This is a predicted structure of an 89-nucleotide RNA (c-di-GMP-I riboswitch aptamer) from a Nitrospirota bacterium.
The model forms 100% of the base pairs in the Rfam consensus.
Model confidence (mean pLDDT): 87 of 100.
RNA sequence: CUUUGCUCAGAGCAAACCCAUCGAAAGAUGGGGACGCAGUGCAACGGGGCUAAAUUCCGAAUCCGGGACAUGCCCGCCGAGCCGCCAGA
Numbered sequence: 001c002u003u004u005g006c007u008c009a010g011a012g013c014a015a016a017c018c019c020a021u022c023g024a025a026a027g028a029u030g031g032g033g034a035c036g037c038a039g040u041g042c043a044a045c046g047g048g049g050c051u052a053a054a055u056u057c058c059g060a061a062u063c064c065g066g067g068a069c070a071u072g073c074c075c076g077c078c079g080a081g082c083c084g085c086c087a088g089a
Base pairs, nucleotide, nucleotide: 002089003088004087005086012037013036017032018031019030020029021028022027035076041082042081045079046078047077048074049073050072055068056067057066058065059064
């Protein structure tokens, strides 16, 4: 340097659910909790997914109901990118 995660060591993260806070929601953060994770580290670039406040369209309609829409979000859905621990070959 390449490749692999069978083996070793020390660690790390934390799904569901519960509580609190923020948020229109999706969701996020903190605490508890562990289903899992060898990149479950970073990061929304491509695809995919979630939500629809504002905006806009429709409806006898300021309220209200319905549709569209990301500028909001998900990296623990996949791919590409960046950085990194240990060990084997």